[in-house]
Context: one part of a larger RNA
Molecule: large-subunit ribosomal RNA, domain I
Organism: soil metagenome
């Protein structure tokens, strides 16, 4: 030195564990903000570094409710001092306080700082300075006052009253809009109207009551799912893209204007009649066309001659007109009750294990307790509960007064109305599964430009026939999408190099001028019982005894304690 065995050191793998994560489901909530948010800075405890809470009333103040014996948050013990059955701590509801920054809004600014104006019956001073309280940004809309060049007017100025501004995970609609890639290169094409940027909103959004489909039969708003179907098609007919009709389900709801006509009022012109225009009210809303106006007929509550009075019906705050309020009920935000095992025997440090013999069960879910507990604890099944606040729909009342009872229906006449720079066409684009194609349909730009119910659109060029619908105004719940957040539950999800980056003072330490990047780090024991006392030693570090404990090779560098690596002892080989 090597090999082997034994015993150690080092190291922190493995096993076991779980406070933390991940995913899914159901429900709730779906917003917060000038009444100053989200997020922060700085403070705040008797002693206080961090976290948490809170705000100069500062781990808190007041009231109401729950609860019932201890309490003064955590790391984290201690010293000192308090509170509490006159009900504390704690939990819930409602309030008060809430420094400074931040949309930040009196002005400024290198955020958490600096400097002001006005008012005050405020405090203070002899007085000023000073302190305290309130107020002072901008923009939109409305109203009022004032008011230039410039007569009227307008611009402008001033004031008042509403509102807005910023933040927030995804979902939504709209305005813009790539490239890597695929096509085995690449240009049309694809990726993809995706990513990304911007605007705006809601709890959902958008869409929506046929100028829709269909096919000679019919359907009857929209949305979503399954299918039709990878079909018909589109396509350097390449790569690829990719419907609809129809069928089955979820849900289900329909409405209001404009116009004709009638009327009050106002304005303009006019001597006036009147004409035109405007606000408002009535009327009216449709495609077996509808409505208006005129006439005829029929039907239609009561009382009263009449003005009017009384009564009845219906509906309703998500659209169809609109503002609320009260009570009951249900739910949420604290909680309450809640069955049934033995000082039995054995092992053990410990019984929940084994044995014995019981009990409950609308409860044998889960967790904890010194090992594995239906009957020990917390719970579970089941049954209850709110002063206050919130919320909901179900019910009822008040309320509202759309509507009916002065209206409805039928017939005839009249041809008054039925959304115009619109439809449509040329050119240039875009969207439609559809790349210009035979290219309908929808939208935009630009240039032209109808008919008007004997009218007009559509049925995939176009025409005829036929069928069907009524554009150029508007509103509309549900079925659908999503989950920052809250509650409950679940998992052939992870188990500390995993699972979130983060189980722990984590978006921390640290790095970077900055945008930004971004860790490591869990486990004594049932209980600190955390080793009194003695010895070595530097008043060390560390160790040896003693003691605790089931165990100390469980001693805080603490469960288990692999390997690399380093030793000690013995044996063998050289």
């Nucleotide at each position: 030195a090597g090999c082997a065995c034994a015993c150690g050191g080092u190291g922190g793998a493995u096993g076991c564990c779980u406070u933390g994560g991940c995913g899914c489901g159901a429900g709730u909530a779906g917003g917060c903000g000038a009444u100053g948010a989200a997020g922060g800075a700085c403070g705040u405890g008797g002693c206080u570094a961090g976290c948490u809470g809170c705000g100069a009333u500062a781990a808190g103040c007041u009231c109401c409710g729950g609860g019932g014996a201890g309490c003064c948050g955590c790391u984290a013990a201690g010293c000192a001092g308090g509170c509490u059955u006159u009900g504390a701590u704690c939990c819930g509801g409602a309030g008060a306080u809430u420094u400074c920054c931040g949309a930040a809004u009196g002005g400024g600014g290198a955020a958490a700082c600096c400097c002001g104006g006005u008012c005050g019956u405020c405090g203070g001073u002899a007085a000023u300075g000073c302190g305290c309280g309130a107020u002072c940004a901008u923009c939109c809309u409305g109203c009022g006052c004032u008011g230039a060049a410039u007569u009227c007017a307008u611009a402008g100025g001033c004031g008042c009253a509403u509102g807005a501004g910023g933040c927030g995970a995804a979902c939504g609609c709209g305005g813009g809009g790539a490239a890597g890639u695929g096509a085995a290169a690449c240009a049309u094409c694809u990726c993809a109207g995706u990513a990304c940027c911007c605007g705006c909103a809601g709890g959902a959004a958008g869409a929506g009551a046929a100028a829709u489909c269909a096919a000679u039969c019919g359907a009857g708003a929209u949305u979503c799912c399954c299918u039709c179907a990878g079909u018909a098609g589109c396509g350097g007919c390449g790569a690829g893209c990719g419907a609809a009709c129809g069928g089955g389900g979820a849900a289900g709801a329909g409405c209001c204007c404009a116009a004709a006509c009638c009327g009050u009022c106002c304005g303009u012109a006019g001597c006036a009649a009147u004409a035109c225009g405007g606000c408002c009210g009535g009327g009216g809303u449709u495609g077996u066309g509808g409505g208006g106006c005129u006439g005829u007929c029929u039907c239609a509550g009561g009382g009263g001659c009449a003005a009017c009075c009384c009564g009845g019906g219906a509906a309703g705050u998500u659209a169809c007109a609109a503002a609320a309020u009260c009570g009951g009920c249900a739910c949420g935000u604290a909680g309450u009750c809640g069955a049934a095992g033995g000082c039995g025997c054995c092992u053990g440090g410990a019984a929940a294990g084994g044995c014995c013999a019981a009990c409950c069960a609308a409860a044998g879910a889960a967790g904890g307790u010194g090992a594995u507990a239906g009957u020990c604890c917390c719970g579970u099944a089941g049954a209850c509960g709110a002063a206050a606040c919130g919320c909901g729909u179900c019910c009822g009342g008040u309320c509202u007064u759309c509507u009916c009872u002065g209206g409805a229906g039928a017939c005839a006449g009249u041809u008054c109305c039925c959304g115009a720079g619109u439809a449509c066409c040329g050119c240039g684009g875009g969207a439609c599964a559809c790349g210009u194609g035979a290219a309908a349909u929808c939208c935009c730009g630009u240039g032209g430009g109808a008919a008007g119910c004997u009218g007009g659109g559509a049925g995939g060029a176009c025409c005829a026939u036929c069928u069907u619908c009524c554009a150029a105004g508007g509103c509309u719940a549900a079925a659908u999408a999503c989950u920052c957040a809250c509650u409950c539950g679940c998992g052939a999800c992870c188990g500390a190099u995993a699972g979130u980056g983060a189980a722990c003072u984590a978006g921390u330490a640290c790095c970077g001028u900055g945008a930004g990047g971004g860790a490591a780090a869990g486990g004594u024991g049932a209980a600190a019982a955390g080793a009194a006392c003695c010895c070595c030693a530097g008043u060390g570090a560390g160790g040896g005894g003693a003691g605790u404990g089931a165990a100390a090779u469980a001693g805080u560098a603490c469960c288990u304690g692999a390997a690399a690596c380093c030793g000690u002892g013995u044996g063998c080989u050289u």